[in-house]
RNA sequence: AGCUGAAUAGUUUAAUUGGUUAAAACAUCGGAUUCAUAAGCCGAAAUUAAGGUUUCGAGUACCUUUUCAGCUA
Numbered sequence: 001a002g003c004u005g006a007a008u009a010g011u012u013u014a015a016u017u018g019g020u021u022a023a024a025a026c027a028u029c030g031g032a033u034u035c036a037u038a039a040g041c042c043g044a045a046a047u048u049a050a051g052g053u054u055u056c057g058a059g060u061a062c063c064u065u066u067u068c069a070g071c072u073a
Stems, first nucleotide, its partner, number of pairs: 001072007010026004019056001028044004049065005
């Protein structure tokens, strides 16, 4: 320099042919329980890398950028 792939909650992962409100585990916070703590129980908050395009509708399709990984020279 060229090519390919990946980016979703604090972390690790789902999401069907583009279709209603993006889901789960762990973690965090609150409650109840306990003399107290832990475990277990109940509940809550939190997310689509950034910008744009198409569409009635985008995590998903298209374009650009950023970061990471791999391949070729």
Transfer RNA from Gloeotilopsis planctonica, 73 nucleotides, folded computationally.
The RNAcentral record of the sequence draws on ENA.
NCBI's taxonomy places the organism under Eukaryota, Chlorophyta, core chlorophytes, Ulotrichales, Gloeotilopsis.
Rfam family: tRNA. Gene Ontology term of the family: triplet codon-amino acid adaptor activity. Rfam classes the family as a transfer RNA. Rfam's curators write: Transfer RNA (tRNA) molecules are approximately 80 nucleotides in length.